[in-house]
RNA sequence: GAGUUUGAUCCUGGCUCAGAACGAACGCUGGCGGCAUGCCUAACACAUGCAAGUCGAACGAAGCCUUCGGGCUUAGUGGCGCACGGGUGCGUAACACGUGGGAAUCUGCCCUUGGGUUCGGAAUAACAGUGAGAAAUUACUGCUAAUACCGGAUGAUGUCUUCGGACCAAAGAUUUAUCGCCCAAGGAUGAGCCCGCGUAGGAUUAGGUAGUUGGUGGGGUAAAGGCCUACCAAGCCGACGAUCCUUAGCUGGUCUGAGAGGAUGAUCAGCCACACUGGGACUGAGACACGGCCCAGACUCCUACGGGAGGCAGCAGUGGGGAAUAUUGGACAAUGGGCGAAAGCCUGAUCCAGCAAUGCCGCGUGAGUGAUGAAGGCCUUAGGGUUGUAAAGCUCUUUUACCAGGGAUGAUAAUGACAGUACCUGGAGAAUAAGCUCCGGCUAACUCCGUGCCAGCAGCCGCGGUAAUACGGAGGGAGCUAGCGUUGUUCGGAAUUACUGGGCGUAAAGCGCGCGUAGGCGGUUACUCAAGUCAGAGGUGAAAGCCCGGGGCUCAACCCCGGAACUGCCUUUGAAACUAGGUGACUAGAAUCUUGGAGAGGUCAGUGGAAUUCCGAGUGUAGAGGUGAAAUUCGUAGAUAUUCGGAAGAACACCAGUGGCGAAGGCGACUGACUGGACAAGUAUUGACGCUGAGGUGCGAAAGCGUGGGGAGCAAACAGGAUUAGAUACCCUGGUAGUCCACGCCGUAAACGAUGAUAACUAGCUGUCCGGGCUCUUGGAGUUUGGGUGGCGCAGCUAACGCAUUAAGUUAUCCGCCUGGGGAGUACGGUCGCAAGAUUAAAACUCAAAGGAAUUGACGGGGACCCGCACAAGCGGUGGAGUAUGUGGCUUAAUUCGAUGCAACGCGAAGAACCUUACCUAGGCUUGACAUGCAUCUCUAAGCACGUGAAAGCGUGUGACCCUUCGGGGGAUUUGCACAGGUGCUGCAUGGCCGUCGUCAGCUCGUGUCGUGAGAUGUUGGGUUAAGUCCCGCAACGAGCGCAACCCUUGUGAUUAGUUGCCAGCACGUAAUGGUGGGAACUCUAGUCAGACUGCCCAGAUCAACUGGGAGGAAGGUGGGGACGACGUCAGGUCAGUAUGGCCCUUACGCCUAGGGCUGCACACGUACUACAAUGCUCAGUACAAUUAGAUCCGAUACCGCGAGGUGGAGGAAAUCUGUAAAACUGGGCUCAGUUCGGAUUGGAGGCUGCAACUCGCCUCCAUGAAGUUGGAAUCGCUAGUAAUGGGGCAUCAUCUACGGCCCCGUGAAUACGUUCCCGGGUCUUGUACACACCGCCCGUCACAUCAUGGAAGCCGGUAGCACCCGAAGUAUUGUUCAAUCAAUCCUAAGGUGAAGCUGGUAACUGGGAUGAAGUCGUAACAAGGUAGCCGUAGGGGAACCUGCGGCUGGAUCACCUCCUUU
Repeated sequence: GAGUUUGAUCCUGGCUCAGAACGAACGCUGGCGGCAUGCCUAACACAUGCAAGUCGAACGAAGCCUUCGGGCUUAGUGGCGCACGGGUGCGUAACACGUGGGAAUCUGCCCUUGGGUUCGGAAUAACAGUGAGAAAUUACUGCUAAUACCGGAUGAUGUCUUCGGACCAAAGAUUUAUCGCCCAAGGAUGAGCCCGCGUAGGAUUAGGUAGUUGGUGGGGUAAAGGCCUACCAAGCCGACGAUCCUUAGCUGGUCUGAGAGGAUGAUCAGCCACACUGGGACUGAGACACGGCCCAGACUCCUACGGGAGGCAGCAGUGGGGAAUAUUGGACAAUGGGCGAAAGCCUGAUCCAGCAAUGCCGCGUGAGUGAUGAAGGCCUUAGGGUUGUAAAGCUCUUUUACCAGGGAUGAUAAUGACAGUACCUGGAGAAUAAGCUCCGGCUAACUCCGUGCCAGCAGCCGCGGUAAUACGGAGGGAGCUAGCGUUGUUCGGAAUUACUGGGCGUAAAGCGCGCGUAGGCGGUUACUCAAGUCAGAGGUGAAAGCCCGGGGCUCAACCCCGGAACUGCCUUUGAAACUAGGUGACUAGAAUCUUGGAGAGGUCAGUGGAAUUCCGAGUGUAGAGGUGAAAUUCGUAGAUAUUCGGAAGAACACCAGUGGCGAAGGCGACUGACUGGACAAGUAUUGACGCUGAGGUGCGAAAGCGUGGGGAGCAAACAGGAUUAGAUACCCUGGUAGUCCACGCCGUAAACGAUGAUAACUAGCUGUCCGGGCUCUUGGAGUUUGGGUGGCGCAGCUAACGCAUUAAGUUAUCCGCCUGGGGAGUACGGUCGCAAGAUUAAAACUCAAAGGAAUUGACGGGGACCCGCACAAGCGGUGGAGUAUGUGGCUUAAUUCGAUGCAACGCGAAGAACCUUACCUAGGCUUGACAUGCAUCUCUAAGCACGUGAAAGCGUGUGACCCUUCGGGGGAUUUGCACAGGUGCUGCAUGGCCGUCGUCAGCUCGUGUCGUGAGAUGUUGGGUUAAGUCCCGCAACGAGCGCAACCCUUGUGAUUAGUUGCCAGCACGUAAUGGUGGGAACUCUAGUCAGACUGCCCAGAUCAACUGGGAGGAAGGUGGGGACGACGUCAGGUCAGUAUGGCCCUUACGCCUAGGGCUGCACACGUACUACAAUGCUCAGUACAAUUAGAUCCGAUACCGCGAGGUGGAGGAAAUCUGUAAAACUGGGCUCAGUUCGGAUUGGAGGCUGCAACUCGCCUCCAUGAAGUUGGAAUCGCUAGUAAUGGGGCAUCAUCUACGGCCCCGUGAAUACGUUCCCGGGUCUUGUACACACCGCCCGUCACAUCAUGGAAGCCGGUAGCACCCGAAGUAUUGUUCAAUCAAUCCUAAGGUGAAGCUGGUAACUGGGAUGAAGUCGUAACAAGGUAGCCGUAGGGGAACCUGCGGCUGGAUCACCUCCUUU
């Protein structure tokens, strides 16, 4: 820097990624060289070989050789070395290491200096002999040498000293040149000891320590010292972290980082520790000794069972462990070490080689040219694109590798393991040489196929449920390259531990509040000191490494030289501003004093009235009480109500106020006593006495606990009554702890301003409480100054909200606290408590979020306003009956399919007997019923007849098209190939169309402005409207889609025109009729216009929009009706209208045919028709329409039939002909009945359509005459030419199920007070844990599975200390006759016993926790979440939870009061 919480935003905050590194490992791959590196695990066990010897110039002896001069070899004695070099990191939290100092020491070999080197003696190994033993080894006897051992002498500049003195040495060899030896002093080197500072984690380790701390005497050591011992004293360490536990070798350095830091301590270098485990000493200059000794233990090996041997954490190597780490190589040529006079010998130190891409560095795998843009692959819109100049081809080159030749440096005169190596020269030939990962975003790089929440991927977010750039493959691409990825670890990013460099009102985070200890910090001034600070100088800070500059390998890595650096420590000399220390002074901080007034500040004692309940008495009678409604309860044994009297306990109305007091908790009647604090004014006093405050200590609501009182009311628990599906609740009736007092505990709250304390500074305005001063117009006002307590607001701050002199602003000091969510404020441990519990306080595991503020929506059993046949007011229905029709269900071979709350259900379907038809059964066809193309055959297309059959089909026979330039063409047929075909699937892949919210009034944009931003503003507000309609106002100004208007129709008139329509006047004619002449007036027809705009008047209004009324007018405020449907919502409906992607079928899921089915019937629902009757039915008479249709059609007059209908056919492609209007009206009958209502059902007889009315049509007549007497809960439509009611027409159509649908005209109402309520919608506002948006979200028990964890009777270990027993080797001491030795004592390793402690594992059973697409019970929370929620506490309950007491607002809504702002 990026990704990830959200619909979007800003912030907080975690998780994750990109970088670098590695002693690495794993997967795939692998050409060369150089330089490095290579058991991180089992300090596990080790076969085999090697890793420390050397000296004959110390010594004797043996053997061999001899040129007789001597030489060589060696077991042994003796000397030096073996304490170095090499390995490992167990232990160690320590003077172990780092750094800087110190004094009380030693130091072989080496250097320097001064001396000395004399005289003797006794042994012993080897060797010889005799033995023991399996062996290792060993005993005895005898001989011998020395630079081995011992004694004497000499001794001081040496040591000791009582200052008289006492004591201590030596070694020789020999070639005569030297090498040695002894004493002493000094140096160098190395080592030992002491000290300051630095160097892990844990306080859920707080006290530790008896040689412990110090002193004196003594001992001991190379050396100071409790190092050891005796005595004396009682100290010493520790909150600046003792002791204990866990972990760990330390450092130079290494990795990372801008740095500060963080992590680390392989290779190289310095120091330490260790050498199978534990203990011990010996020798020595040096060890308590890796390849030495003794003892104990474990293990391994040998054994003749009696005894012995061993120690790879040296180099190789083996087994084992492990993800994992090399050769049983060469050489002493170089560098270095040991011995030696030297030659030399030894050296797994070292130098080399081998193995390993383990790392770093370098090089290569070719270069140029080459377009038909080859082939092949992949993709494709089928054209092409891409792989791609890539290849092939042509022309070149030879680094590496290969072959051949020459051939170093490292070496000094000699000596080269490496090595015939590096390097050089020549040769042949593109010849010997490329992979790995990735391609959704972060993050560079995209397409196809396969798969279908499968298989799989994944670092985080997340992909995969049929079109996957995310899985697998392919093509292509990107990145790195002899490597590339993955895993692990560290730092970084992470300012996510913040010194540099963070925070704490609401995100995690201020202790509930005081007092105060240690500590930290601290006013003004003068002098002093020099600890801090600053400066100079000196010492040190090893080398290597890092950095800079040079140089050497062809370059680089690598190596060499020089410089710088090593930020540190120490010593010393100065400075004196600041801080600290010392001394003196000051008064501005702080405190004291005097005088005042304010106050629910505290404690104790006393007093008071109102109310409640109870008791007594009176009056009085049937109810009272309680609730949403009730009931439990009280009451005729007299309640409730009312009056009087008495008792008890608790609390103190009004005053009362964002008023007062207190540190907080908290404090409220009145009076008194005692008492704390603050404030104001003011002489005076002290003189920094201050601030904060870890631990500590005190106070600390409510609940709760203990003891004793008290108990009126209220009231957890409990009981009963209700509510409810249930109701362990909300509501009601009762009611116990408790609430009250005294004393003692508890110590927690949303103990909140969710805001620690103190001090200073930084605009104001305005209330209020308590003081003081001044002025005046004085029971009041003004002004000013202090202290509290509020509101608003500037700068500034803040993520925003907000805070804003009472800071969340700007500074200073001190304290407390935070570091993702959950697990969890839990477990264990400790402390406190009588208990409840409080306090301190984790981990495993799990998630990628959890969270804050604000935004837009949606939602609310939140609010305000408005609208709608939404309610109300009315009229008529549905729901009951019968029938019709659609649906569900059931049934069936099939009952084809779709539509399913509103917005499916007389819907698709404006016509299912066949057809339709998609379904079922059966029979058939296969280029197909239909389209196009190619090839092929034939040309006789067609048609007709016959057989079979249910038909389709199959088979047989017959028949013979048109044009022609005679080639053929049109057209048809056969066969074959492409293909046709599919009402098969997906409406959740789609187009188009439609429904719905909704004809609701909304939905947006540009520019500007505001806001970090999402967004806001505009569009909100005041009015008004049917309307975001218009007006006014306004940081907005404009605009678009919607509204309205423009369109059609209807209502009035004018004008034009006058047939098929009309007929007033004139004329003719008829029984009658616009029938005829004629007319153009009227009606009508259909063109063009006019008309309506709040235009006019009155009133209201901001004198705006507009509203109410009126005039005129056919019509008045949108005149009525229609068409017209914004942005969008519902993955709404339709793949079966059509179109269409993908998938599927292809002798079938296609096509043809017959019959059946879609009409099936216990039942349920929707929509209709007809009714139940008298506002009616029936009979007779009589009047008035408008749409609109008509040629396979409408069909008149006439005749037949009761009728449906039939015969017949005038007229009509229509203002000409045809298609009966009914209700109404007039008159008669019926008289309230299952009827003269009602017509279902059934029987019979007919008619019509049609190939055909059985399943399954309609109509007519005769007969039959069911249910039904106005319909439960519930529910629908309608506001005027509307509802209601009456008939008419049309489409589809052979007929028809039409009672359906769409239109037409006739008759023609009632009601609307109004917006409280139901439903739907709109605007504003508010809350929200919702955003798939309340059909949302979400809590807990129970059940199942998995995981980690706590407790736990017990069981098994580990660990260190304590007490006691036993006690090896060994030092020391003592004893025995010197010695060897032996014996004893002290200490002690190992071992044993016991009690207590810490710690780990395991465990029957058990507790909670976490996780898990679709389990159970409820619904606690989010809206007033339907009882506001939450905190503390107590009780109760399957569970979320409920209830009591006190507290908080992080509660909605309404009302009231007060204050502020603007005008």